[in-house]
Context: one part of a larger RNA
């Protein structure tokens, strides 16, 4: 010096506490252990592994197992010898393969050949999701958006060090003021950045529709307009600028005016030294090691989808603030040419058919839904739940046995608010309702976005759990 105390003191955070909604029972998705298995491929492991890599396993994918194959190799570059190159076909065989038949004969040439590509053959070599993340780069995660790490000259100390950074105040902050053997400075904090809130120019399609005309069963349909809305680019604004208090004449804090907005205006990117030999040789690169007729390669089929059980993370429910019927209103943000697909017909319905439009503010997915009028159900395992199993059916795809989604009809399980514990979350937040996107042929109850409705509580820091900063104790390094 640091750690660390069931020491001490100040401070802080959904840490508590004050609410609010869930987990923990229940079936069912999903990921784990775990057994099992010829395989159930591999990695993640308290917080910080477990709907985690995986933004998407029926075949590929696939690494993993069976069986069949193959050995200069599926992939790369050198040498040799043949052939264009392709293309169309025949037997065997699960296919890889393997053995034939037939059609071509191209470009450029100095006429030697050479460019591309195919086969044969030799070794140089290829190849490895094999081991070692405790050999490593890079990348991440975490403590933590915690406010703190440091260093150059001074000065103190024999030394390690210290000092500066402590103190008195104040901040979200080592943020600012003042004091001060320090003075300054750097990585961090903040601010530049992107979005949203308000207003102003500019600009007016596709986008709008206030005034004027036309039209129509109806609509910005038309013609006109450029006001609004919008859309995108440029400015304007918010600084504790102003007032009054209180502090130390200080930073600063509390209250007010004005203001769309106030004191960081919300969010979001940004993550300091370093900490855990954390995580990743299975992205990718790479050192050593290992394997080379196999640990490399190919093919088929199978596996990764198993089922006494545990265990995490979700979804649906147990119903009347509700379920079903009918009617009816209002987003936002997105994706579309191997796409998106209307209108219109046919099906109960998944979908079929059909093709207008659109490379998009134009055409499309597309109907938002929860609310909101009405009606019925009356507390019941129910006109609540929908598990589950039979039946017929749609869609994708070469191919839904193992193992896909989805539609109809029948069936109608457990479940009547869930111990001990244990999570979220301070506002347009929770809760609560639906869209859309990427992976993607198909295959979300997951992710990540969008919006609509839209709340309760924080007396307060005494306890519980991380964490700053001063101070103490220590046999600890």
């Nucleotide at each position: 010096u640091g750690a660390c105390g069931g020491g001490g003191g100040c401070c802080c955070g959904c840490a508590c506490a004050a609410g609010c909604g869930a987990u923990g029972g229940a079936g069912c998705a999903u990921g784990u252990g775990g057994u099992u298995u010829a395989a159930u491929u591999c990695g993640a492991a308290g917080c910080a592994a477990c709907g985690c890599g995986a933004a998407g396993a029926a075949c590929c994918u696939u690494a993993c197992c069976u069986a069949c194959u193959c050995u200069u190799g599926a992939c790369a570059u050198c040498c040799u010898g043949a052939g264009a190159a392709c293309c169309c076909u025949g037997u065997a065989g699960a296919g890889a393969u393997a053995c034939g038949g037939g059609g071509g004969u191209g470009c450029c040439u100095u006429c030697g050949g050479g460019a591309a590509c195919u086969c044969a053959g030799u070794g140089a070599c290829a190849g490895g999701u094999g081991c070692u993340g405790c050999a490593u780069g890079g990348c991440u995660g975490u403590c933590g958006u915690c406010a703190g790490c440091u260093c150059g000259u001074g000065u103190c100390g024999u030394g390690a060090g210290a000092u500066g950074u402590u103190g008195g105040g104040u901040u979200a902050a080592g943020u600012c003021c003042c004091g001060u053997a320090a003075c300054g400075a750097g990585c961090g904090c903040a601010a530049c950045c992107c979005u949203u809130g308000u207003c102003c120019u500019u600009a007016g399609u596709u986008g709008c529709c206030a005034u004027c005309a036309g039209g129509u069963u109806a609509u910005g349909c038309u013609g006109g307009g450029a006001a609004c809305u919008c859309u995108a680019a440029g400015g304007a604004g918010a600084c504790u600028g102003c007032c009054g208090g209180u502090g130390a004449c200080a930073a600063a804090c509390c209250g007010g005016a004005g203001g769309a907005a106030g004191g960081u205006g919300g969010g979001g990117a940004c993550g300091a030294c370093g900490u855990c030999a954390a995580g990743u040789c299975a992205u990718c690169a790479u050192g050593g090691c290992c394997c080379u007729u196999a640990c490399a390669a190919g093919u088929a089929g199978g596996g990764c989808u198993a089922c006494a059980c545990a265990c995490g993370u979700g979804c649906u429910a147990c119903a009347a603030u509700g379920g079903c019927c009918g009617g009816u209103a209002c987003a936002a943000a997105c994706g579309g040419u191997u796409g998106c697909g209307a209108a219109g017909c046919c099906g109960c319905g998944a979908g079929g058919u059909g093709g207008a439009g659109c490379u998009a503010a134009u055409c499309u997915g597309a109907g938002a839904a929860a609310a909101c009028c009405g009606g019925u159900c009356g507390u019941a395992g129910u006109c609540c739940g929908g598990a589950u199993u039979g039946g017929a059916g749609u869609c994708u795809g070469c191919a839904a046995c193992u193992c896909g989604a989805c539609u109809c009809c029948a069936u109608g399980a457990a479940g009547u608010c869930g111990g001990a514990a244990u999570c979220g979350c301070u506002a347009g937040u929770a809760a609560u309702c639906g869209u859309g996107a990427a992976u993607c042929a198909g295959a979300a109850u997951g992710u990540c976005a969008c919006g609509g409705u839209g709340a309760a509580u924080a007396c307060g820091u005494u306890c519980c759990c991380g964490g700053g900063c001063c101070u103490u104790g220590u046999a600890c390094a």